[in-house]
RNA sequence: GAUCCCGAGGAGCGCUGCAACGGGUUCCGGCAUCGCCGGAGCCGCCAGGCUCGGGACUCUUCCCUCUGUUGCAACGGCGCUCGUUGAAC
Numbered sequence: 001g002a003u004c005c006c007g008a009g010g011a012g013c014g015c016u017g018c019a020a021c022g023g024g025u026u027c028c029g030g031c032a033u034c035g036c037c038g039g040a041g042c043c044g045c046c047a048g049g050c051u052c053g054g055g056a057c058u059c060u061u062c063c064c065u066c067u068g069u070u071g072c073a074a075c076g077g078c079g080c081u082c083g084u085u086g087a088a089c
Base pairs, nucleotide, nucleotide: 001058003056004055005054006053007052008051009050010082011081012080013079014078015077018049021044022043023042026040027039028038029037030036031035048075
């Protein structure tokens, strides 16, 4: 660094819907042909997919490690409601 899992980033409801995911009596192409792969399209689902921390596993790189103190996020379509904190009246 990649993949997966867990936790955190206050909570709930509604709407739209990209990606991902799922589906088919859809279409096109390919092949080792009755199946497989790829692409398009339709339907469904869908607003923590992002960041931070921990863990698992794999690959690569590097070579120190431990302790104490102090501090601590930044973001997340639209609308509504609640909660928390600060300010103003």